[in-house]
Molecule: transfer RNA
Organism: Chloroflexota bacterium
RNA sequence: GGGCGACUAGCUCAGCUGGUUAGAGCGCCUCCCUUACAAGGAGGAAGUCCUCGGUUCGAGUCCGAGGUCGCCCA
Repeated sequence: GGGCGACUAGCUCAGCUGGUUAGAGCGCCUCCCUUACAAGGAGGAAGUCCUCGGUUCGAGUCCGAGGUCGCCCA
């Protein structure tokens, strides 16, 4: 230098053929239970969907550029 892949909650990851409120598990907070802790039960908070621009009535999803990380080639 070139090619490919990934980037979504604190962590690990889903998210279909673009569609109206963006999710799961774990973790965190509150309450119940317990002498207490864990486990269990009930409820809750938490998101610039990497960034910028474009297409569209509508973008996490499509297109372009850029960024970070990983793999391969040179």